[in-house]
């Protein structure tokens, strides 16, 4: 680096440092930014993926019974490992449909709408 699976309309920022870029890709569109960009410390926060906790419906083993064991959907908790904390993954980009309604522009395709894919990001497995 490549593989498989899950999630991606929710959420959650201040201070320092830095000093001119930044929003993965792109000859696109829109934004952010000298009222300070991205990196990089510090402190704080969001979620609940992974582990841990606690509640539980319930399966299944087990027992003469009382109970024992084990998994557990779902709800909770956040002291751990990540991640995240402008905007839907900022929108498009391939591909199929649908509709000329919305600004213009155009004339049967689309910068519309809808759906799916591609690609990406996290997180876990496995190697």
């Nucleotide at each position: 680096c490549a593989c498989g699976c899950a999630u991606c309309g929710a959420g959650a920022g201040g201070g320092g440092u830095g000093g001119a870029g930044g929003g993965a890709c792109u000859a696109g569109g829109c934004c952010c930014a000298g009222u300070g960009a991205a990196g990089c410390c510090c402190c704080g926060g969001c979620a609940a993926c992974c582990a841990u906790c606690c509640g539980c419906a319930g399966g299944c083993c087990u027992u003469a019974u009382c109970g024992g064991g084990u998994c557990g959907a779902c709800g909770g908790a956040a002291c751990g490992g990540u991640g995240c904390c402008a905007a839907g993954u900022c929108c498009a980009g391939c591909c199929a449909g649908g509709c000329u309604c919305c600004a213009g522009c155009u004339a049967a395709a689309g910068c519309c709408c809808u759906g799916g894919g591609u690609a990406g990001a996290u997180g876990u497995g496995a190697c």

The RNA shown here (SAM riboswitch aptamer (S box leader)) has 127 nucleotides and comes from an uncultured Solirubrobacterales bacterium. The coordinates come from a structure-prediction model, not an experiment, and the mean pLDDT is 78. Rfam family: SAM riboswitch aptamer (S box leader). Gene Ontology term of the family: regulation of gene expression.